A computed fold for a 110-nucleotide RNA from Mucilaginibacter phyllosphaerae, annotated as SAM riboswitch aptamer (S box leader). The model forms 97% of the base pairs in the Rfam consensus.
């Protein structure tokens, strides 16, 4: 990097240094010189992996907490764009719901 399972409508802030764009991509909409984005300190949020404890144990599972390892603290992954199914409706192409592609983390493997 590629490929494989899971989860993605919840949560979570201060300073410091910098200076112009940014939310991944097209279209929207939004954040941003009342400092956006990023990098560092420290907080915190959360339970994907180790590890610890308690319960079960065919299954190798659940629950507690949260010491390690990652991850994250602006909007549902911001919506959306493709498909399908429903309702409308042709002086139209809209509304709803599922789904896929894409994306993002986690572990595994290569």
């Nucleotide at each position: 990097u590629a490929c494989u399972u899971a989860u993605c409508c919840a949560g979570a802030a201060a300073g410091a240094c910098a200076g112009a764009g940014g939310g991944a991509a097209g279209g929207g909409c939004c954040c941003u010189a009342u400092g956006a984005u990023g990098u560092c300190u420290u907080a915190g949020c959360a339970a994907c992996c180790u590890g610890u404890a308690c319960c079960g144990c065919u299954u190798u599972g659940g629950u507690a907490a949260a010491a390690g390892g990652u991850g994250c603290u602006a909007a549902u992954u911001c919506c959306u764009g493709c498909u399908u199914u429903g309702c409308a409706a042709u002086u139209a192409g809209g509304c709803a719901a599922a789904g896929a592609c894409a994306g993002a983390u986690a572990a595994g493997c290569u």